[in-house]
RNA sequence: AACGAUAAAGGUAAACUAUUCGAAAGGGUAGGACACAAAGCCAUGGGUCUAAGGUCAAUUAUUUUAGACUAUGAUCGCCAGGUUGCCGAAA
Numbered sequence: 001a002a003c004g005a006u007a008a009a010g011g012u013a014a015a016c017u018a019u020u021c022g023a024a025a026g027g028g029u030a031g032g033a034c035a036c037a038a039a040g041c042c043a044u045g046g047g048u049c050u051a052a053g054g055u056c057a058a059u060u061a062u063u064u065u066a067g068a069c070u071a072u073g074a075u076c077g078c079c080a081g082g083u084u085g086c087c088g089a090a091a
Base pairs, nucleotide, nucleotide: 003088004087011036012035016031017030018029019028020027021026034077040083041082042081044080045079046078047075048074049073053070054069055068056067
């Protein structure tokens, strides 16, 4: 450098529940463990989710309502990339 044990030490915490923030997706905190060797960090590329605001369309017009599109929102526990890092059997 690469690799990842039925190793050791330590770490993170899905679903779900309570509470809280948010328009939502989703986030924080506490409980809880399905898993994880970067499940540490960065939304940079792709994917996915949401649609407050905006645009379009329907309407003679206004209001309301439902509809379509849209990220500037979200996700790093979807994939890739970048960056930092614990341990050390076998090959």

Notes:
c-di-GMP-I-GGC riboswitch aptamer from a Bacillota bacterium, 91 nucleotides, folded computationally. It was read from a public genome assembly, where an Rfam model found it. The organism belongs to Bacillota, within Bacteria.